[in-house]
RNA sequence: CGAGUCGUGCGGGCGGUCGCGUCGGGGCCUUCGGGCUCCGCCGAGGAACGUCCGGGCUCCACAGGGCAGGGUGGUAGGUAACGCCUACCUGGGGCGACCCACGGGACAGUGCCACAGAAAGCAGACCGCCGGGGCCGCGAGGCACCCGGUAAGGGUGAAACGGUGGUGUAAGAGACCACCAGCGGCCGGGGUGACCCGGCCGGCUCGGUAAACCCCACCCGGAGCAAGGUCAAGAGGUGCCGCCUCCCACGUGGAAACGUGGACGCGGCGCUGCGCGGAUGUUCGAGGGCUGCCCGCCCGAGUCCGCGGGUAGACCGCUGGAGGUCGUCGGCGACGGCGACCCUAGAUGGAUGACCGCCUCCGGGCGGACCGCGAGGUCCGCCCGAGACAGGACCCGGCGUACAGCACGGCUCGUCUG
Numbered sequence: 001c002g003a004g005u006c007g008u009g010c011g012g013g014c015g016g017u018c019g020c021g022u023c024g025g026g027g028c029c030u031u032c033g034g035g036c037u038c039c040g041c042c043g044a045g046g047a048a049c050g051u052c053c054g055g056g057c058u059c060c061a062c063a064g065g066g067c068a069g070g071g072u073g074g075u076a077g078g079u080a081a082c083g084c085c086u087a088c089c090u091g092g093g094g095c096g097a098c099c100c101a102c103g104g105g106a107c108a109g110u111g112c113c114a115c116a117g118a119a120a121g122c123a124g125a126c127c128g129c130c131g132g133g134g135c136c137g138c139g140a141g142g143c144a145c146c147c148g149g150u151a152a153g154g155g156u157g158a159a160a161c162g163g164u165g166g167u168g169u170a171a172g173a174g175a176c177c178a179c180c181a182g183c184g185g186c187c188g189g190g191g192u193g194a195c196c197c198g199g200c201c202g203g204c205u206c207g208g209u210a211a212a213c214c215c216c217a218c219c220c221g222g223a224g225c226a227a228g229g230u231c232a233a234g235a236g237g238u239g240c241c242g243c244c245u246c247c248c249a250c251g252u253g254g255a256a257a258c259g260u261g262g263a264c265g266c267g268g269c270g271c272u273g274c275g276c277g278g279a280u281g282u283u284c285g286a287g288g289g290c291u292g293c294c295c296g297c298c299c300g301a302g303u304c305c306g307c308g309g310g311u312a313g314a315c316c317g318c319u320g321g322a323g324g325u326c327g328u329c330g331g332c333g334a335c336g337g338c339g340a341c342c343c344u345a346g347a348u349g350g351a352u353g354a355c356c357g358c359c360u361c362c363g364g365g366c367g368g369a370c371c372g373c374g375a376g377g378u379c380c381g382c383c384c385g386a387g388a389c390a391g392g393a394c395c396c397g398g399c400g401u402a403c404a405g406c407a408c409g410g411c412u413c414g415u416c417u418g
Stems, first nucleotide, its partner, number of pairs: 001414010012359007020043002023040007045389001049400002052398005057224004064295004069220005074088005089103001090101004104215002109213002111209003126154002128150006134143003162180006181205001183202008228316004236272008245263001247262006274308007287299004323342008362385010
């Protein structure tokens, strides 16, 4: 210097003018509901996307068992948890740095392996090789025939029932031997472990596929902020309290009037809740719940159907968190402990936008200067062009996907120079 590989960060800046949203403060107005105006803090993302996982939170609900269903799949750690992350093991790819893995089981069972090939699960003989017979030939020998042996050689295929070398044989073959691979058994060493290394013995060696169904091990209640609460409103009913009166009853009284109770009306507080019709039920239990089913358990005096009708409003949940930043200690690492500091949208027909100027970044072209022994590097000027993926709605931890362009660092390989 080039190529590669792994990781991290940014992804426009500054200024001005106008315009927005929550919150806080001041002033003015107010029908007390709120309105107007000024000032101030703050106001989108690395993925806010996908809705793929895991949770917090809320309710079922004070919540049991089974089946179904779903998920994960080497070991050890991290984490609130996970299908995530870290380190390692095994296998595979790469010269290498590194990358990949639906990583338990094929001896529980079922299925599949097309075509080609003799044969693809307990095999197989197409071409061959060997022996014998037959036929031909003077002979060496030959043959498309028959019988027997053979699976070493060739062919087919993704894959053919271990590999290489030898002994042996009529020809062969783990038939036997040496070494190797694999499997099984025993032993030693290392490691928390998955596993790794080594020694001895042995039948010699009986596919692949589970990202096919399945088996095994472990894990999982369900629904979801449109969760779930509070208030108000509708047309009524009811209980209590208070007030009022021209009404009613009783009592006292000669009368006026007073007392008690009731009724109407008004106000307040609470409970319940629309009207009409029908069916059914009230402890011999209708209906509902345990959000797939069953058992079991719980609630329960109302429930369901038809017709008509009212309301759709305000507030909470809603942002202080498994939070962030910096430092330090421990750890190979993910991460954890300790200390200090900080508070960064909370909208609800749904806010952060528009314009202007300057600068910067980037691509292409042209030219110049400087540094270095060198390979090479740095800076400046001018011209033209141009700027990605993409925006909350309860919150958080991940994963996946998209992304113009730029910067930084580690490592590997190659080339060149001193």
Overview
The RNA shown here (Bacterial RNase P class A) has 418 nucleotides and comes from Streptomyces sp. RKND-216. The gene name in the source record is rnpB.